[in-house]
Context: one part of a larger RNA
RNA sequence: GGUAGUUUAAGGAAUUCGGCAAAACAGCUGGGCGUAAUCUAGAGAGAUGCCCUUCCCUCGCCUUUGGCGAGGGGCGCAGUGAAUGUUGUGGGAUGGACUGUUUACCAAAAACACAGGUCCGUGCAAACUCGUAAGAGGAAGUAUACGGGCUGAAGCCUGACCGGUGCCAGAAGGUUAACUGCGUGGGUUUUUUCACCUCGUGUGAAAUUGCCUGCAAUGGAAGCCCUGGUGAACGUCAGCAAUAACUAUAAUUGUUCUAAGGUAGCGAAAUUCCUUGUCGCUUAAUUGGCGACCUGCACGAAAGGUAUAACCAGUCUCACACUGUCUUAAACUAUUACUCG
Numbered sequence: 001g002g003u004a005g006u007u008u009a010a011g012g013a014a015u016u017c018g019g020c021a022a023a024a025c026a027g028c029u030g031g032g033c034g035u036a037a038u039c040u041a042g043a044g045a046g047a048u049g050c051c052c053u054u055c056c057c058u059c060g061c062c063u064u065u066g067g068c069g070a071g072g073g074g075c076g077c078a079g080u081g082a083a084u085g086u087u088g089u090g091g092g093a094u095g096g097a098c099u100g101u102u103u104a105c106c107a108a109a110a111a112c113a114c115a116g117g118u119c120c121g122u123g124c125a126a127a128c129u130c131g132u133a134a135g136a137g138g139a140a141g142u143a144u145a146c147g148g149g150c151u152g153a154a155g156c157c158u159g160a161c162c163g164g165u166g167c168c169a170g171a172a173g174g175u176u177a178a179c180u181g182c183g184u185g186g187g188u189u190u191u192u193u194c195a196c197c198u199c200g201u202g203u204g205a206a207a208u209u210g211c212c213u214g215c216a217a218u219g220g221a222a223g224c225c226c227u228g229g230u231g232a233a234c235g236u237c238a239g240c241a242a243u244a245a246c247u248a249u250a251a252u253u254g255u256u257c258u259a260a261g262g263u264a265g266c267g268a269a270a271u272u273c274c275u276u277g278u279c280g281c282u283u284a285a286u287u288g289g290c291g292a293c294c295u296g297c298a299c300g301a302a303a304g305g306u307a308u309a310a311c312c313a314g315u316c317u318c319a320c321a322c323u324g325u326c327u328u329a330a331a332c333u334a335u336u337a338c339u340c341g
Base pairs, nucleotide, nucleotide: 001336002335003334004333005332006331007330008329010327011326014325019322030052031051032050033049038043040153054074055073056072057071058070059069060068061067062066075079088320089319090318091317092316093315094314095312096311100112101111116151117150118149119148120147121146122145128137129136130135155306156305157304159237160236161235164234165233166230167229168228169227170226173225174224175223179219183215184214185213186212187211188210191207192206193205194204195203196202238256239255240254241253242252265299266296277293278292279291280290281289282288
C1' cells in the first nucleotide's frame, strides 16, 4: 500500500454527475400527549413534535398468585442501562392512478398488466384458434356471453375534416372469367352428279359423309368503375397582404388554396433548434429547480387532452438534522502484500 473496521480539533456537502458511501434518527406490531396543507372524507399520519421507561413507600380502581393509575422518596453519567434486530425527516415538481409483472446471469422503470372506457365481430354445428383430416379448444358457456383492436382508476372533457385508403350498405348502368357457340376459315376423308379428255380408280366444278384444327357474334357471377354512409377506422387539421388618433399590436378586411384548416386545455415541456429565450423566486454567485410569458423549429384531445388525493428501492430539485464525501490529513485494530528466518 490493499481489504475489513474504530476514532478524530475547527468547519459541515466546500466533495461529487448525484450526499454515492458513511454518519445521524428511532428503539421493535413500547407507553402518554399532540399533530399542518390537502383530500376521492377512506386518508395524509407512526405526519412534524414533546415527554416517559429502574428501585422503595403510601393510596385508589379492577376481571385479585396479578394488572393499571396517582402522589412522595432513593441511586447512577446513563433505568427497553447488555445482545439481537432495525424508516432519518420535511417542502416543490415530473411520470405512472393504485397492489401487481418483467430482461433467470449488466436495465425493476416512466416499460407490461390492471379495474374502468369505447369500437368491431359472433344467434350456437357461434365468431375465432390449432389440425391435411377426424377432431379439439371456445364451453359442458349462449350477447349481463365469447373473440379481436385501441385506451388505461375515479374528476372535467374528448373539437373540425369522409377528398385519399379501409370497412359497411346499395344495386340502375359500364367493364368482366370459365362456359355457351349464331356464323365462318384451313386440312383430310366417304359418296353422288356434271363438264372436258391424251379414256385413266385422269383433270376440274358442284353437292354430300366423317374427323382434325383456327377465328368468333350472343348470353354470362362476384369484383372493379359507380351511389351513399362511417373517425374511441388508417389518417389530415394552410399561406400571403393590408388595417385603430404616439408607437406597438391587430378584434377587422382582402386574396389564394383545401376534404377541412388545430377547438377546449396545456405549453422553452420526458416535446423548444435558435437557447444559458425573457421576467420573478431560490444562491454571495445557478447552462439547474420552481412560478409565469407564448415567438408551439416540431403539444393537442382514447397512438387520448388536462388536472389530480393516495402510492413508488422511479426521476429532478430545495431544506433541516448528520457526518472523514471534502478542506487535510492523522492515529489505532485485524488480515494480506514485502523483507528476513